[in-house]
Molecule: c-di-GMP-I riboswitch aptamer
Organism: Sulfurovum sp.
RNA sequence: UAUUUAAUACGGCAAACUUGUUGUGAAGCAGGGACGCAAAGCCAUGGGUCUUAUCUUUUAAGAUUGCCAGGUUGCCAAA
Numbered sequence: 001u002a003u004u005u006a007a008u009a010c011g012g013c014a015a016a017c018u019u020g021u022u023g024u025g026a027a028g029c030a031g032g033g034a035c036g037c038a039a040a041g042c043c044a045u046g047g048g049u050c051u052u053a054u055c056u057u058u059u060a061a062g063a064u065u066g067c068c069a070g071g072u073u074g075c076c077a078a079a
Base pairs, nucleotide, nucleotide: 003079004078005077012037013036017032018031019030020029021028022027035066041072042071043070045069046068047067048064049063050062051061052060053059
């Protein structure tokens, strides 16, 4: 440096719920809080789900990467 693997975590993230706040909404952000996570880091690219408008089945605009796939960067330990 490349590949593979499964236990582990000094340290990291933070579901439900809750308080404040933004948004018509799905949801976002901040505090509390931990169900979980080895990419639960990042990218809405493909599929899925959800919201709003159209108004009935499509079209448009959005949300979600903690639904799956793909792309990309990276941590601990061993071989």